A computed fold for a 105-nucleotide RNA from an Actinomycetota bacterium, annotated as SAM riboswitch aptamer (S box leader). Model confidence (mean pLDDT): 80 of 100.
[in-house]
RNA sequence: CCAUCAUCCAGAGCGGCCGAGGGACGGGCCCGAUGACGCCGCGGCAACCAGUACGACCGGCUCCCCACGGCCGGUACAUGGUGCCAAUGCCCGAGACGAUGAGGA
Numbered sequence: 001c002c003a004u005c006a007u008c009c010a011g012a013g014c015g016g017c018c019g020a021g022g023g024a025c026g027g028g029c030c031c032g033a034u035g036a037c038g039c040c041g042c043g044g045c046a047a048c049c050a051g052u053a054c055g056a057c058c059g060g061c062u063c064c065c066c067a068c069g070g071c072c073g074g075u076a077c078a079u080g081g082u083g084c085c086a087a088u089g090c091c092c093g094a095g096a097c098g099a100u101g102a103g104g105a
Stems, first nucleotide, its partner, number of pairs: 001104002004102005013042005021031003025093004043085003048081003051077004058073005089097001
């Protein structure tokens, strides 16, 4: 960077620094000098990717058929890579919208 795919009504906050806007956009409604947003530290949430585990059972693939085996799904963990921790992506609207992950360049 992307006309790719998936998800976005669940969940999870304290401390320090900074100092004026912030919640992407329009309208609303909120948050904010009792310090928001942001940054840092610690803590936590979640389970997208990787990893690890799984006796039996279940589904799929591999097979002409069956069995075995293997792989995938599934389940668990939370070790690693991200992400997230006001409000349903805050609500409505618009969209070739945004965010995050995976994948690709």